[in-house]
RNA sequence: UCACUGGGGGUGCUUUGUACAAAGCUGAGAGAGGUAAAAUGCUUCAACCCUUGGAACCUGAUACGGUUAAUUCCGUCGUAGGGAUAGUGAUGA
Numbered sequence: 001u002c003a004c005u006g007g008g009g010g011u012g013c014u015u016u017g018u019a020c021a022a023a024g025c026u027g028a029g030a031g032a033g034g035u036a037a038a039a040u041g042c043u044u045c046a047a048c049c050c051u052u053g054g055a056a057c058c059u060g061a062u063a064c065g066g067u068u069a070a071u072u073c074c075g076u077c078g079u080a081g082g083g084a085u086a087g088u089g090a091u092g093a
Stems, first nucleotide, its partner, number of pairs: 001090005006051004012025006031045006057082003063076004
């Protein structure tokens, strides 16, 4: 570094219409189901990413600055606080 197994994670914004379909934006990823109750939560699978050399992801956050049709779209926050602590095999230095 790669493969397999195990584990962790998120699934947003906008427009149109026949209201659950299509289209557009960014991205590695914004997909397909199930269930409850009462309009939102929980959960399964697929793909993708991360696995402590941890910014995958969560809290801070209805945050701050900039951009945009709009949005974690970009940056700050961030030497912050958490977060799965791996195993086997192969190859290379």